[in-house]
RNA sequence: CAGGCCGGAUGGCCGCUUCGCCCUCAUGUUUUGCGUAUUGGGCGGGGAGGAAAGUCCGGGCUCCAAGGAAGCACGGUGCCGGAUAACCUCCGGCGGGGGCGACCCCAGGGACAGUGCCACAGAAAGCAAACCGCCCGCCGUCGCAGCUUAGGCUGCUAUGGCGAGGUAAGGGUGAAAGGGUGCGGUAAGAGCGCACCGCGUCUCUGGUAACAGAGGCGGCACGGCAAACCCCACCGGGAGCAAGACCGAAUAGGGGCGGUGCGACGGGGAGACCCGUCAGUCCCUUCCAGAUGAGCCGCCCGGGUUGGUUGCACGAGGCGCUAGCGUAAGUUGCGCCCAAGAUGAAUGGCCAUCGCCCGCCGCGAGGCGGGAGACAGAACCCGGCUUACAGGCUUG
RNA sequence: GGCCACGUGGCGGAGUGGUGACGCAGCGGACUGCAAAUCCGUAUACCCCGGUUCGAUUCCGGGCGUGGCCUCCA
Numbered sequence: 001c002a003g004g005c006c007g008g009a010u011g012g013c014c015g016c017u018u019c020g021c022c023c024u025c026a027u028g029u030u031u032u033g034c035g036u037a038u039u040g041g042g043c044g045g046g047g048a049g050g051a052a053a054g055u056c057c058g059g060g061c062u063c064c065a066a067g068g069a070a071g072c073a074c075g076g077u078g079c080c081g082g083a084u085a086a087c088c089u090c091c092g093g094c095g096g097g098g099g100c101g102a103c104c105c106c107a108g109g110g111a112c113a114g115u116g117c118c119a120c121a122g123a124a125a126g127c128a129a130a131c132c133g134c135c136c137g138c139c140g141u142c143g144c145a146g147c148u149u150a151g152g153c154u155g156c157u158a159u160g161g162c163g164a165g166g167u168a169a170g171g172g173u174g175a176a177a178g179g180g181u182g183c184g185g186u187a188a189g190a191g192c193g194c195a196c197c198g199c200g201u202c203u204c205u206g207g208u209a210a211c212a213g214a215g216g217c218g219g220c221a222c223g224g225c226a227a228a229c230c231c232c233a234c235c236g237g238g239a240g241c242a243a244g245a246c247c248g249a250a251u252a253g254g255g256g257c258g259g260u261g262c263g264a265c266g267g268g269g270a271g272a273c274c275c276g277u278c279a280g281u282c283c284c285u286u287c288c289a290g291a292u293g294a295g296c297c298g299c300c301c302g303g304g305u306u307g308g309u310u311g312c313a314c315g316a317g318g319c320g321c322u323a324g325c326g327u328a329a330g331u332u333g334c335g336c337c338c339a340a341g342a343u344g345a346a347u348g349g350c351c352a353u354c355g356c357c358c359g360c361c362g363c364g365a366g367g368c369g370g371g372a373g374a375c376a377g378a379a380c381c382c383g384g385c386u387u388a389c390a391g392g393c394u395u396g
Numbered sequence: 397g398g399c400c401a402c403g404u405g406g407c408g409g410a411g412u413g414g415u416g417a418c419g420c421a422g423c424g425g426a427c428u429g430c431a432a433a434u435c436c437g438u439a440u441a442c443c444c445c446g447g448u449u450c451g452a453u454u455c456c457g458g459g460c461g462u463g464g465c466c467u468c469c470a
Base pairs, nucleotide, nucleotide: 001396002395003394004393005392006391008354009353010352011351012350013349014348016047017046018045019044020043021042022041023040028034029033049375053386054385056384057383058382059381060380061240062239063238064237067288068287069286070285071284074236075235076234077233078232079093080092081091082090083089094108095106096105097104098103109231110230114229115228116225117224118223131171132170133167134166135165136163137162138161139160140159141158143156144155145154146153147152179197180196181195182194183193184192198220199218200217201216202215203214204213205212206211244310245309246308247307254301255300256299257298258297259296260295263278264277265276266275267274268273280292281291282290303469304468317337318336319335320334321333323332324331325330356371357370358369359368360367361366397466398465399464400463401462402461403460406420407419408418414450422438423437424436425435426434443459444458445457446456447455
């Protein structure tokens, strides 16, 4: 540095909850009998977690009557391959970055499809630009030198002004200034030329792929932001166990407002009505295939109850084989096991011993005294992620 | 148990990539004999921790906190 595991043990006493068995009996029944619970008691079995948490993802299950195909909108995911019921998960690989190293981190597709943004500073910020500087040209000034009788002319150094001159090396601004280093080159410079590196592009080779390597070509054209809109590829119907189903009790099986309906054709019948077909409706649209085909929906006020059963504990279940396949995640096979089910909500408290830590005594075995024990509590169930956590064991 | 929404000075409340408005309250001053009202001035904030970005109150992830809705029958 990276994983894996545990998160006190044993006994006694007193409780809590659930299930099974036994005894008891309010009560029911024609019964000195029989049978019963939300009665009382006895015995026996089970009784929180690695996160039960946050509810952040993904599923099972249930309802919306139940499916299939295509699409719009919206949301999500985003290197490649694999695992899986599925995943914003996991495993392996690739690329980039960090570290001396073990190892760690990465929302890591597309910025020549388009749109948008890049504040301040700065000359210039997106079809680039010239502030200082450097260089060139013209005009002037000081000085020196040469020539000239003189006026003056020429050259050099320094310096001032001008130029719709050159320059992108240097300075300065900025998060970012249109490749980097070196040599040559030039008035000064510059991919202007060359070498190496980078970048782009083409071909070949290796690899399932991401990608890597080699060679050729191009003097560089192509800045950043998509956790901005967007494009591309893939995925996704909604609600949630207070879902849903059943039983019982009670009440006023009520009221108000709003929305949308009660359609068409044919047949039967004396008629009420019945049958059929089609509209219409069926959680965004269309189609297929169906259902339905007459009342339904929303809001507010009022009434009753504050019960029970089920869903609900056998499941993508756990453990083992150091089994087969696979680098691994995992998968296959075999064997064994059944492990909480509460509902104002149980799973606890005290004592002792051992274990842990500290102090003292003792040569020592040990003795005495004191102390600590975290995060946290199932609520339909699984697979993950994230967050919290005293202390301890262990592997590389 | 489940499902949502929201956190900006003391309070209310805009802003949603580039120096965070405004009102009330507070403090100081002016006015007044003293106050009130009025006028002038002034201090104080993006819930916390990471990430994306040159730059985050804003975008993304995680945590913390606050508030709301959902029982059954007819």
Molecule: RNase P RNA; transfer RNA
Organism: uncultured Methyloceanibacter sp.